RNA sequence: GGGGUGCGUAACACGUGGAUACAUUCCGGGAAGCGGGGGAUAGCCCAGGGAAACUUGGAUUAAUACCGCAUGUGAUCGAGAGAUCAAAGGCAGGGAGCGCAAGGCCUGCCACUUCCCGAUUGGUCCGCGGCCUAUCAGCUAGUUGGCGGGGUAAAAGCCCACCAAGGCUACGACGGGUAGCUGGUCUUAGAGGACGACCAGCCACACUGGAACUGAGACACGGUCCAGACACCUACGGGUGGCAGCAGUCGAGAAUCUUUCACAAUGGGGGCAACCCUGAUGGAGCGACGCCGCGUGGAGGAUAAGGUCUUCGGAUUGUAAACUCCUGUCAUGUGUGAACAAGGCUGUCCUGUGAACAGCGGGGCAGAUUGAUGGUAACACAAGAGGAAGAGACGGCUAACUCUGUGCCAGCAGCCGCGGUAAUACAGAGGUCUCAAGCGUUGUUCGGAAUCACUGGGCGUAAAGGGUGCGUAGGUGGCGUGGUAAGUCAGAUGUGAAAGCCCGGGGCUCAACCUCGGAAUUGCAUCCGAUACUACCAUGCUGGAGUACUGAAGAGGUGACUAGAAUUCUCGGUGUAGCAGUGAAAUGCGUAGAUAUCGAGAGGAAUACCAACGGCGAAGGCAGGUCACUGGGCAGUUACUGACACUGAGGCACGAAGGCCAGGGGAGCAAACGGGAUUAGAUACCCCGGUAGUCCUGGCAGUAAACGGUGCAUAUUUGGUGUGGGCGCAAUCGACCGCGUCCGCGCCGUAGCUAACGCGUUAAAUAUGCCGCCUGGGAAGUACGGUCGCAAGAUUAAAACUCAAAGAAAUUGACGGGGACCCGCACAAGCGGUGGAGUAUGUGGCUUAAUUCGAUGCAACGCGAAGAACCUUACCUGGUCUUGACAUGCAUUGUGUCUCCGGUGAAAGCCGGAUAGGGUAGCAAUACCCGCUUUGCACAGGUGCUGCAUGGCUGUCGUCAGCUCGUGUCGUGAGAUGUUGGGUUAAGUCCCGCAACGAGCGCAACCCCUGUGGUUUGUUGCCACCCGGUUUACCGGAGCACUCGAACCAGACUGCCUCGAUCAACGAGGAGGAAGGUGGGGAUGACGUCAAGUCCGUAUGGCCCUUACGACCAGGGCUGCACACGUACUACAAUGCCCAGUACAAUGUGAACCGAUGCCGCGAGGUGGAGGAAAUCAACAAAACUGGGCUCAGUUCAGAUUGGAGUCUGCAACUCGACUCCAUGAAGCUGGAAUCGCUAGUAAUGGUACAUCAGCUACGGUACCGUGAAUACGUUCCCGGGUCUUGUACACACCGCCCGUCACAUCAUGGAAGCUGGUUUCGCCCGAAGUGCAUGAGCCAACCGCAAGGAGGCAGUGCCCUAAGGCAAGACUGGUGACUGGGAUGAAGUCGGAACAAGGUA
Repeated sequence: GGGGUGCGUAACACGUGGAUACAUUCCGGGAAGCGGGGGAUAGCCCAGGGAAACUUGGAUUAAUACCGCAUGUGAUCGAGAGAUCAAAGGCAGGGAGCGCAAGGCCUGCCACUUCCCGAUUGGUCCGCGGCCUAUCAGCUAGUUGGCGGGGUAAAAGCCCACCAAGGCUACGACGGGUAGCUGGUCUUAGAGGACGACCAGCCACACUGGAACUGAGACACGGUCCAGACACCUACGGGUGGCAGCAGUCGAGAAUCUUUCACAAUGGGGGCAACCCUGAUGGAGCGACGCCGCGUGGAGGAUAAGGUCUUCGGAUUGUAAACUCCUGUCAUGUGUGAACAAGGCUGUCCUGUGAACAGCGGGGCAGAUUGAUGGUAACACAAGAGGAAGAGACGGCUAACUCUGUGCCAGCAGCCGCGGUAAUACAGAGGUCUCAAGCGUUGUUCGGAAUCACUGGGCGUAAAGGGUGCGUAGGUGGCGUGGUAAGUCAGAUGUGAAAGCCCGGGGCUCAACCUCGGAAUUGCAUCCGAUACUACCAUGCUGGAGUACUGAAGAGGUGACUAGAAUUCUCGGUGUAGCAGUGAAAUGCGUAGAUAUCGAGAGGAAUACCAACGGCGAAGGCAGGUCACUGGGCAGUUACUGACACUGAGGCACGAAGGCCAGGGGAGCAAACGGGAUUAGAUACCCCGGUAGUCCUGGCAGUAAACGGUGCAUAUUUGGUGUGGGCGCAAUCGACCGCGUCCGCGCCGUAGCUAACGCGUUAAAUAUGCCGCCUGGGAAGUACGGUCGCAAGAUUAAAACUCAAAGAAAUUGACGGGGACCCGCACAAGCGGUGGAGUAUGUGGCUUAAUUCGAUGCAACGCGAAGAACCUUACCUGGUCUUGACAUGCAUUGUGUCUCCGGUGAAAGCCGGAUAGGGUAGCAAUACCCGCUUUGCACAGGUGCUGCAUGGCUGUCGUCAGCUCGUGUCGUGAGAUGUUGGGUUAAGUCCCGCAACGAGCGCAACCCCUGUGGUUUGUUGCCACCCGGUUUACCGGAGCACUCGAACCAGACUGCCUCGAUCAACGAGGAGGAAGGUGGGGAUGACGUCAAGUCCGUAUGGCCCUUACGACCAGGGCUGCACACGUACUACAAUGCCCAGUACAAUGUGAACCGAUGCCGCGAGGUGGAGGAAAUCAACAAAACUGGGCUCAGUUCAGAUUGGAGUCUGCAACUCGACUCCAUGAAGCUGGAAUCGCUAGUAAUGGUACAUCAGCUACGGUACCGUGAAUACGUUCCCGGGUCUUGUACACACCGCCCGUCACAUCAUGGAAGCUGGUUUCGCCCGAAGUGCAUGAGCCAACCGCAAGGAGGCAGUGCCCUAAGGCAAGACUGGUGACUGGGAUGAAGUCGGAACAAGGUA
């Protein structure tokens, strides 16, 4: 030198541009020289020591090793004279002449010495540039400079002695952390940001620390010495080593290769050369690690199978496969077979040098040769589609979808989020999409991110204006003239290495890759110019700023004095029982005389009215009056200064309330505290007291929602209006008013701005200057550290961890113990009930083999059920059936319809027997059809699950008056408008107004019943008139007038009048009328809400069962009873009960039915059967009314319960029917808290009919008629609803949201007695090696000297410095730590209820 690495280093280390007081081996050019001598020493040999490393002694020897002398071109020193300083030979060739020879001599090449120049390389110095941290603010004694020495190749405190006291720092010193720097790389539109692998330049390092030696060059990777750690060898005495060279090993780790070939090429070292050395280098190997290229085939071929899905039709995989015909890259086999080679060697020719045909140098020709890669690249031939496709994804972002499984499990997940039985999100499958020898994951950087904003952001309410002023540094700065030329602009020169990027060529078949040229390198330096702007210097100006003068306003500030009202207290008078206080009270005060009232006095604090949206001040803030001192602003007018200005990091000052220290003062008020209330509690809200404090003086503190939530200054930009202070004009006798102008304080608004709200000449508009501040929420304005403070605390100010939000403004709803208006049997006014009793019935609960299931606030509970003894029936027990109790089809057996009998059995069923007779065709056999039947297959069947998969139907808000749309308009938008407003209505009903105009679903009307009349009709209805018969009744004629039935019309519309009002809608009253303002009633239920109800009415997806979860039968159960609730009935009695008499309905129903007269029975009922398929027949209407009895009692009330006897229905009344009679005669004497219905033919009350049904639990349900009230002042309150408005932190929408302590678990973190590391500092001790200096009595060949000795040198010793080490004391920074502090997070914990509505005390 080449190769390696990045420990250290924040530095002139690097980059860039300069500078010079220096050195430079080898190389090139030039000048000069190379003479003559000397003494040693290794190796080798001999003899010792040692295990070894190695070492001691002796003998001998050489040199281009070493040392004198000579010469001095030259060099150095010196003013000069002068002094000093060199050297080495080796190889080759050679004719004459010399020499016995060697050789000399000549020639050539290489080397050597002195010097000069060049080139190259290096040393040193300087300007500028490039990390984080101020929770590092002061650092520095060789430190800064000088003089003199020393030292170096060279300047220099580089070192030393002395002198002086300097030097650096907010433009960040010093300290801490991190880091090799650059060309460049990645990313980006760019500006930037991140990085510094490979390649290239520089630096640093070589086990750790120190040191020098040699050398041109080192303080030296494969050198030396010392110390230390580690490892190894050892005979224990002592030694040895340094892969951050190439391979390789081990360790750590998520992870990183062969102990390969060759010097053939390129390069380097040595050598004259041949040649040698070279893990530099050239190659190969391993690794899909990256980039690039290529292949895994091409054409034809139908809708095969299989898979998947399916609406069962089909679709898809898919021309995909099979099959047919081709092609031949790559891989495979065989063969041929490179380039990279230039040189060097040998021979020969020419030429230069030379005396020379030697030799040497240069050139030509010829010859034999040099290849690691490699038999590789490439080429040719052969065969055959043969050997060659995967990975991820498919909810959105984001290209790509279905099935099955699973069932908040298993799991997925980048963010949002999927999964709780129909998952395109999990898992599998089919299909699809993307990329492809790769594909995905993880990590990292930039981008997107205008999300640190230079390009290119913000601060009223989202994060963000400092509490306010004064002012330092800094930043910025008015109008001219002249100069300078620092910034700025232009040109030129030098430099900006190469590679890379970009552009254009070229070479590997292409590309990657390589190569050539250009451009670029935005920079730095120097020179020469320009002078508009900035800057600087000089000189002017007056507009900014300031000064002077005049004038008016003001709770501006400080100090002193002073006034009246009121509260409290004291004293005195009068006077008597209360006062005070509250939602209501109590504590408290008062007969010891309060409160009240009169008089006098004391004391402190605050200043009513004026008073204002007003004034002043920088802000905080300032209010009785007077005086003194004093600050600022404003207006007017001239004069003066002449940019003196604006802002303002640090700094200084001021700074509400509360707090602290010291001393005063203390009337009222009033934290703490005491008491009384309230309350579940009430450490509160309310009440009675009450101390600090509030006040004054002096000091500290330094914070507020210190807010206009809006920094200061300047300029510009339409207006209107009010108000405070000046001045002017006009006018007036003088004013006010008016007009104009300047300065303040407000409101409304144009443009513009803003996310919106809003701001808007007092900007949040448009611009400029300066300062402060922000960068998701929480942790946290917290911890640690610093500063300040007496303390309280203030200020500066993080992180771990955690969340996917936190937030702003506006919108629509919902809600409010917000507001306004309105309605409803909502309240109120009334009437009658329920809740108490008994019974009936439904439900819960309990029980049970089963007590089938459903319905559960209003809106479940006399509900599904308009009728459970069997059946019903779905439940339970037991006995049975299995193509089935029921449907269709196919195949099959037998048969021809029917039906009967027997056994067993509880029945169903099972077993057995008997029996023979359809239709068509045909003579018949037979075939077919239609039934039944046997067996088998498809299937039936399920009141099994899911009403949270559904349809349909229904309930409810609610018969409430609402719900929407089109177009237009407004808004960035969500949305708004319409639909709000003024009236009115039962009504979004109608009218008027209106950026709306219209429309739809709802309201109303149209429909039905009912109330009046007319017309028509007249039986089964009717009977006024007439006839007849019976005489009870229209019974028969005649009749249709009336009643009634049916159908069709009429009528009622605020049409008319008066009044009110807007000439409206409408309302009040009146007339007429049967009916009057929707006449009464019904049907009719908008958009929607409640995952409301129903899979057990039916329908239906999915799931489940299939000799059972299906079907049949018998018996039981649904009726079970300590109890609780709902709905009813009957009562408690005299407006009643009992007995007797007696009057008047309507709706309906009737054939397996209704059933009359008669007879029997006390009666239920029986018998019997007239009449009736109905306006024809069938049913006593009851209450009421008349008369009589009862006389207030558990009764002549009430009727439960129980005993007995019966009747009826039914196959059957035991569980478990209804009714009758006799007897029995319970509770109950009007019902607590609470609660329900009803506004007129209603409530209340009386009976009647019907559906279901064999009978009945009906006292239920649905209808009908009779009798027939009371009350409503009114909308304060309760409940529900509607409209508008307001607040909201709610949107699952107040049954909302949400806060804190405590308890438990997990996580990170602060403090902490200590314990334990790292880094570093000061002082001291010890001090290796080594340079230097001193010494050197020991030792030494060269020189001088005859010698002695000298010169010189060495060992040794001492001193200074000093690595490592030690002692002691700090500083900084980690780890750990009993215990402790708060923090965060966590499906269902505890206590309260702080906030959001007036959040219930804003």